[in-house]
């Protein structure tokens, strides 16, 4: 340096729910909690899906733990 995530070990992130807090919502965020995850780290670039406004046509968000790319990177077999 290249590939692997089989198996270990250090550390790590935290789903539902529940409290609590913001947002018109979808959702955010802080608790607790541990489904679960090797990028569940980071970016709305294509797609999906959801909110809100609107007659509509389009807008404006949201979600990266929904999928595909794109960026960094722990640990490890070979």
């Nucleotide at each position: 340096a290249g590939u692997u995530g089989a198996a270990a070990a250090a550390g790590c992130c935290a789903c539902a729910g529940c409290c609590g807090u913001u947002g018109c919502g979808a959702g955010g965020c802080g608790g607790u909690g541990u489904c679960g995850g090797a990028a569940a780290a980071c970016c709305a670039c294509g797609g999906g899906u959801c909110u809100c406004u609107a007659g509509g046509a389009a807008g404006a968000g949201a979600u990266a733990g929904c999928c595909g790319g794109g960026u960094u990177g722990c640990c490890u077999g070979c």

Annotation
This is a predicted structure of a 78-nucleotide RNA (c-di-GMP-I riboswitch aptamer) from Candidatus Electrothrix gigas. The organism belongs to Candidatus Electrothrix, within Bacteria. Its Rfam family is "c-di-GMP-I riboswitch aptamer". Its family is annotated with cyclic-di-GMP binding in the Gene Ontology. Rfam describes the family as follows. GEMM was predicted in a large-scale screen for bacterial structured RNA regulatory elements. Its mean pLDDT, the model's own confidence on a scale to 100, is 82. The sequence was found by an Rfam model in a public genome assembly.